[in-house]
Molecule: FMN riboswitch aptamer (RFN element)
Organism: uncultured Anaerolineales bacterium
RNA sequence: UUAAACCUUCGGGGCAGGGCGCAAUUCCCGAUCGGCGGUACAGCCCGCGAGCAAGCCGUUCGUUCAGCAGUUCAACUGCUGAACGAACAAGAUGCACGAUACUGGUGAAAUUCCGGAGCCGACAGUAACAGUCUGGAUAGAAGAAGGAUAUC
Numbered sequence: 001u002u003a004a005a006c007c008u009u010c011g012g013g014g015c016a017g018g019g020c021g022c023a024a025u026u027c028c029c030g031a032u033c034g035g036c037g038g039u040a041c042a043g044c045c046c047g048c049g050a051g052c053a054a055g056c057c058g059u060u061c062g063u064u065c066a067g068c069a070g071u072u073c074a075a076c077u078g079c080u081g082a083a084c085g086a087a088c089a090a091g092a093u094g095c096a097c098g099a100u101a102c103u104g105g106u107g108a109a110a111u112u113c114c115g116g117a118g119c120c121g122a123c124a125g126u127a128a129c130a131g132u133c134u135g136g137a138u139a140g141a142a143g144a145a146g147g148a149u150a151u152c
Stems, first nucleotide, its partner, number of pairs: 002150001006147005017029003031132002033121002035048004043119002051095003056091001058088013100117001102116004123135003
């Protein structure tokens, strides 16, 4: 330096104050937040991730059958294979999932920067409808960094 597989660590933020009400951090006023890769620095340009479904590939277990081995037969045990069933389930797949062809400026280049305006936000729960509360989650992931191995 290159390539594939491996190991380790890391890997999400946020309703102050007020109104109505029996009840709301869920409604209303207002406040506030912005994962990862790409690209001129991006919640709203392109793509990815967290959720759900299913279970093609796969793993494990159970039952039955067949073959082989344990000296022969039976039983039992082990291995291999097949059928059926159960659990789990990476990756692929499908669904949910969204929002500015906004406006002015700088520039070679920006829906990314600067000024202004606007918009969006999974699922389940709840004394009342949730981006912000509680929960799955001390989980997982997009990915980031490092290590070790091998080749040149």